Predicted 3D model of a 113-nucleotide RNA (THF (Tetrahydrofolate) riboswitch aptamer). Its mean pLDDT, the model's own confidence on a scale to 100, is 79.
RNA sequence: AGUAUGAGUAGCCUUUUGCGCGUGAAGUGCCGCCGAACGGGACGUUGUCGGCGGACGAAAGGGAACGGAAAAUACGCUUCCGUUUUCUGCGGUGCAGGGGCGCGUCCGCUACA
Numbered sequence: 001a002g003u004a005u006g007a008g009u010a011g012c013c014u015u016u017u018g019c020g021c022g023u024g025a026a027g028u029g030c031c032g033c034c035g036a037a038c039g040g041g042a043c044g045u046u047g048u049c050g051g052c053g054g055a056c057g058a059a060a061g062g063g064a065a066c067g068g069a070a071a072a073u074a075c076g077c078u079u080c081c082g083u084u085u086u087c088u089g090c091g092g093u094g095c096a097g098g099g100g101c102g103c104g105u106c107c108g109c110u111a112c113a
Base pairs, nucleotide, nucleotide: 002112003111004110006109011101012100013099014098015097017096018095019094020093021091022090023089030054031053032052033051034050035049036048040107041106042105043104044103060088061087062086063085064084065083066082067081068080069079070078
């Protein structure tokens, strides 16, 4: 030099899992501008992330404790309000775990001879 359906990134999808966040609307998704990182290297593709701006926009319900009000001497009951907490939901919700997927050309790496 040769052969290979070889390995590896960013990341994407998913979930009878775990822990959170929001439900006082952040996050997610969409658009624009600027910037950053992205197989070990080069070029490039796809995708990702951050900042700023814009448009759009939501699902709450129950329990407990305490306090207040109606409310009148006290206590209890009832209703309403507030605070804390908890449970069930909800969110194109975050992170982690599990599963699946994951570079075009050249060089490098690995394997074979």